[in-house]
Context: one part of a larger RNA
RNA sequence: UUGGGUUUAAAGGGUCCGUAGGCGGACUUGAAAAUUAAGUCAGUGGUGAAAUCUUGUAGCUUAACUACAAAACUGCCAUUGAUACUGGUUUUCUUGAGUAUAGUUGAGGUAGGCGGAAUGUGUAGUGUAGCGGUGAAAUGCAUAGAUAUUACACAGAACACCAAUUGCGAAGGCAGCUUACUAAACUAUAACUGACGCUGAUGCACGAAAGCGUGGGUAGCGAACAGGAUUAGAUACCCUGGUAGUCCACGCCGUAAACGAUGAUUACUCGUUGCAUGCGAUACACUGUAUGUGACUUAGCGAAAGCAUUAAGUAAUCCACCUGGGGAGUACGUUGGCAACAAUGAAACUC
Numbered sequence: 001u002u003g004g005g006u007u008u009a010a011a012g013g014g015u016c017c018g019u020a021g022g023c024g025g026a027c028u029u030g031a032a033a034a035u036u037a038a039g040u041c042a043g044u045g046g047u048g049a050a051a052u053c054u055u056g057u058a059g060c061u062u063a064a065c066u067a068c069a070a071a072a073c074u075g076c077c078a079u080u081g082a083u084a085c086u087g088g089u090u091u092u093c094u095u096g097a098g099u100a101u102a103g104u105u106g107a108g109g110u111a112g113g114c115g116g117a118a119u120g121u122g123u124a125g126u127g128u129a130g131c132g133g134u135g136a137a138a139u140g141c142a143u144a145g146a147u148a149u150u151a152c153a154c155a156g157a158a159c160a161c162c163a164a165u166u167g168c169g170a171a172g173g174c175a176g177c178u179u180a181c182u183a184a185a186c187u188a189u190a191a192c193u194g195a196c197g198c199u200g201a202u203g204c205a206c207g208a209a210a211g212c213g214u215g216g217g218u219a220g221c222g223a224a225c226a227g228g229a230u231u232a233g234a235u236a237c238c239c240u241g242g243u244a245g246u247c248c249a250c251g252c253c254g255u256a257a258a259c260g261a262u263g264a265u266u267a268c269u270c271g272u273u274g275c276a277u278g279c280g281a282u283a284c285a286c287u288g289u290a291u292g293u294g295a296c297u298u299a300g301c302g303a304a305a306g307c308a309u310u311a312a313g314u315a316a317u318c319c320a321c322c323u324g325g326g327g328a329g330u331a332c333g334u335u336g337g338c339a340a341c342a343a344u345g346a347a348a349c350u351c
Base pairs, nucleotide, nucleotide: 004322005321006320007305008304012319014206015205017203021199022198023197025093026092032091033090034089035088036087038086039085040082041081042080043079044078045077046076047075054070055069056068057067058066059065096196097193098192099191100189101188102187103186104185105184108182109181110180111179112178113177114176115159119155120154121153122152123151124150125149126148130141131140167174168173211252212251213250214249215248216247220246221245225241226240227239228238263318264317265316266315267314268313271296272295273294274293275292276291277290278289279288300307301306324351325350326349333344334343335342336341
């Protein structure tokens, strides 16, 4: 390399968009014709040095070796044809794709405004000796009046119930109410365009948490840290405090068990039963259809667990990735980054 693979054994890129490239509808029922002849196929001519290789003879006593002849040199060039397929060009089509019109849906996104509960703090009132915490305690708080309770005020953060194998989003993710702006999907009609499609190396954008920079903010929680316990010890688990952080704005970082551990798209393939959102028909009750989301199951697949129209089944196209364990996601180099680090990514050696 071929072959074989990628849910869990090594292996699907975190996700989208998209450049180059690769691949791509109209063959029959039932929806295509024309042209060209680049690929493809056929014929002819030229060339494809010799040696080597293969085959057949011959020569050294044989062999190796040598000589002769044939074959071969699977290739390239030119030319003449063929036209099913692929490609090019022209015209046409509507099923793929998109548009339009009318609706529907949702925690989709961004920005602003508002709300109540809880928590903490402050002030004032009532009130008196404890409170708090634990397995038990202590540190801690409290006669300078705590805890508890009532009223008022302020602050920040998060949105109980509804709430659900619910919904939306490409993924990350998204949940109080409301307004503005904005994106999407689906359904119906079959009006319009007429293959405009799929995938996608490099690239661009997005990307939880933590972390970083500047400036704010800081109620609760809380790495670090301090103290109290526990213990043989306790740099922990438990308790009392508590800084960074968590929050906001702007800018970085670019990673996660970024998981469905399952790449995207398309077609086909036994049934049963829920849920969500539409549409249709009606009628009295059952049923149809589309998209999504669940449970079970036949065939089939699978090492098995299991998957099973949301496939891990049957096929096709394109991309990514894997090739024994360790060394190692390390070293070196390079690129990015303020840094932390990230990306790319070996070998010796060893089993």
Molecule: small-subunit ribosomal RNA, central domain
Organism: uncultured prokaryote